Source information: Transfer RNA from an Acidimicrobiales bacterium, 73 nucleotides, folded computationally. It matches the Rfam family "tRNA". From the family's description: Transfer RNA (tRNA) molecules are approximately 80 nucleotides in length. RNAcentral holds the sequence, with entries from ENA.
[in-house]
RNA sequence: GCCCCCGUCGUCCAGCGGCCUAGGACGCCAGCCUUUCAAGCUGGUAACGCCGGUUCGAAUCCGGUCGGGGGUG
Numbered sequence: 001g002c003c004c005c006c007g008u009c010g011u012c013c014a015g016c017g018g019c020c021u022a023g024g025a026c027g028c029c030a031g032c033c034u035u036u037c038a039a040g041c042u043g044g045u046a047a048c049g050c051c052g053g054u055u056c057g058a059a060u061c062c063g064g065u066c067g068g069g070g071g072u073g
Stems, first nucleotide, its partner, number of pairs: 001072007010026004018056001027045006049065005
């Protein structure tokens, strides 16, 4: 240089055009419980890398760009 794959809450993962007000687990915060802690229960917290396009409608499709991974001369 060329080719392929991947970027979603703090972390890991789901979502594959409309049922989404983006969900789950862990974490974190608060409350309950407990003599206290842990565990448990309840509630809360927080995300679509960026720019543009297609569409009535985009996390999802397309282009560009940035970042990460792999392959190859």
The source organism's lineage runs through Bacteria, Bacillati, Actinomycetota, Acidimicrobiia and Acidimicrobiales.